[in-house]
Context: one part of a larger RNA
Molecule: small-subunit ribosomal RNA, 5' domain
Organism: metagenome
RNA sequence: GAUUGAACGCUGGCGGCAGGCCUAACACAUGCAAGUCGAGCGGUAACAGGGGUAGCUUGCUACCCGCUGACGAGCGGCGGACGGGUGAGUAACGCGUGGGAACAUGCCCGGUAGAGGGGGAUAGCCCGAGGAAACUCGGAUUAAUACCGCAUACGCCCUGAGGGGGAAAGGUGGCCUCUAUUUAUAAGCUACCACUAUCGGAGUGGCCCGCGUGAGAUUAGCUAGUUGGUGGGGUAAAGGCCUACCAAGGCGACGAUCUCUAGCUGGUCUGAGAGGAUGAUCAGCCACACUGGAACUGAGACACGGUCCAGACUCCUACGGGAGGCAGCAGUGGGGAAUAUUGGACAAUGGGGGAAACCCUGAUCCAGCCAUGCCGCGUGUGUGAAGAAGGCUCUAGGGUUGUAAAGCACUUUAAGUUGUGAGGAAAGCUUGACUGCGAAUAGUGGUUGAGUGUGACGUUAGCAACAGAAUAAGCACCGGCAAACUCCGUGCCAGCAGCCGCGAUAAUACGGAGGGUGCGAGCGUUAAUC
Numbered sequence: 001g002a003u004u005g006a007a008c009g010c011u012g013g014c015g016g017c018a019g020g021c022c023u024a025a026c027a028c029a030u031g032c033a034a035g036u037c038g039a040g041c042g043g044u045a046a047c048a049g050g051g052g053u054a055g056c057u058u059g060c061u062a063c064c065c066g067c068u069g070a071c072g073a074g075c076g077g078c079g080g081a082c083g084g085g086u087g088a089g090u091a092a093c094g095c096g097u098g099g100g101a102a103c104a105u106g107c108c109c110g111g112u113a114g115a116g117g118g119g120g121a122u123a124g125c126c127c128g129a130g131g132a133a134a135c136u137c138g139g140a141u142u143a144a145u146a147c148c149g150c151a152u153a154c155g156c157c158c159u160g161a162g163g164g165g166g167a168a169a170g171g172u173g174g175c176c177u178c179u180a181u182u183u184a185u186a187a188g189c190u191a192c193c194a195c196u197a198u199c200g201g202a203g204u205g206g207c208c209c210g211c212g213u214g215a216g217a218u219u220a221g222c223u224a225g226u227u228g229g230u231g232g233g234g235u236a237a238a239g240g241c242c243u244a245c246c247a248a249g250g251c252g253a254c255g256a257u258c259u260c261u262a263g264c265u266g267g268u269c270u271g272a273g274a275g276g277a278u279g280a281u282c283a284g285c286c287a288c289a290c291u292g293g294a295a296c297u298g299a300g301a302c303a304c305g306g307u308c309c310a311g312a313c314u315c316c317u318a319c320g321g322g323a324g325g326c327a328g329c330a331g332u333g334g335g336g337a338a339u340a341u342u343g344g345a346c347a348a349u350g351g352g353g354g355a356a357a358c359c360c361u362g363a364u365c366c367a368g369c370c371a372u373g374c375c376g377c378g379u380g381u382g383u384g385a386a387g388a389a390g391g392c393u394c395u396a397g398g399g400u401u402g403u404a405a406a407g408c409a410c411u412u413u414a415a416g417u418u419g420u421g422a423g424g425a426a427a428g429c430u431u432g433a434c435u436g437c438g439a440a441u442a443g444u445g446g447u448u449g450a451g452u453g454u455g456a457c458g459u460u461a462g463c464a465a466c467a468g469a470a471u472a473a474g475c476a477c478c479g480g481c482a483a484a485c486u487c488c489g490u491g492c493c494a495g496c497a498g499c500c501g502c503g504a505u506a507a508u509a510c511g512g513a514g515g516g517u518g519c520g521a522g523c524g525u526u527a528a529u530c
Base pairs, nucleotide, nucleotide: 001530002529003528004527006526007525008524009523010522013377014376015375016374017373018372019370020369021335026333027332028331030330031329032328035078036077037076040075041074043071044070047069048068049067050065051064052063053062054061055060085288086287087286094213095212096211097210098209099208100207103205104204105203108201109200110199111198112197113196114195116150118148119147126139127138128137129136130135156164170193171192172191173190174189175188214260215259216258221251222250223249226248227247228246229245230244231243232242233241263285264284265283266282267278268277269276270275290311291310292309293308294307313324314323315322316321341367343366344365345364349363350361351360352359353358380410381409382408383407390401391400392399393398414471416466417465418464419463420462424457428452429451430450431449432448433447434446435445436444437443474519475518476517477516478515479500480499481498485514486513487512488511489510495502496501
């Protein structure tokens, strides 16, 4: 000199953009952070509409009916493995980079083939029982895109023939014919969305290897599943991954083992570079989710807001037993020099579910707080010598503060008040045209046009008008380094100090004042890195 996730002191007008627990991976009150689908299912607790019955103040009340819109609880599907947080652990194939072969893959894209025919249950509801609660048990009954067989099989496994095992699910809308007719239902055709098997793709994930990636030798030897082989098991998959047997290997001064420290990287800071330091924010990877362990489900987890066991802690209890996990967003206590609101909205972007409308989303977008940083703007402009008054100083003449002020003439950025007012909006809905499927003028998919229409921010940005210099300057320093000097006080005292050093009665070095210098909504100090 540059820099910082900074803190402290004094001071503080506005805006834009960013950043904001570095310490206790300490403990957490409260609210929210993952749901959705009725176009899978049986249904009907609540709300609304409709219908019926009864009462009757003739438009109310009560009861009934799932008939309709919808929908609590339940079964079922998909998603809760993403998104969000933290850096404890880890010196490791963890990360970075370059390669590799023995793998898996829900949703998505393309192709091929199929989707035939049956069955038995079980939640819910109802009845009953236990319990303080959490919840649990028994009986009866019911549905499915839940579950289980059979048939079929391109493909799979063993194989000489042959044999073995082994898939599926429907829903919604529309049309047409017939029977009955008040609605609608069954068969057929059709569109869309789903389903099954398989081949390929895309993207994603698992695994292996070379090289690189801290410190200590006041750590020199380490290792028995250890190193290799064979048989077997296991996995989606190679492999001591596991197991039995056999051999006796394997690593190490090019630093094994041990100890300490640490998430890694793109990057960031500094520097002419080489390098040094660092890993906040943003992005990629990894690890963790009260501590330790374990598996289940699933395409994917050994799973932050799932399950089980053990432990510590907290809470409830009728003492028999139960409940919990903010390193999600806010917020509280504690620790600390120190770090924010128990805010708004799903309008946009993205994600989950759904055919869609839509619902959910503390992701996200915004707002609030903080000079924490960077950047921009302002605190007026011109004129004005009687060089006013006052202050300071003086050789008492003067000098300086100083065109500074006052005065005169102007301007109105920002702040203030009033009004106007984009863009962030694409979608969705209604409807027309063309076109694909189709027997079809149903229906539905695609393209395109018109109308309608969705904004948290928001008193938005911007623009216009109004009034008035009106509302807005400090901080550090002035002995040398190093820009800037005098007076008074003090008298090795009080004090200063980054280094050299100042202070002993004329201190440009202490304290005050006047003046000056530097930076300026900041300026200094401390800490830290180059």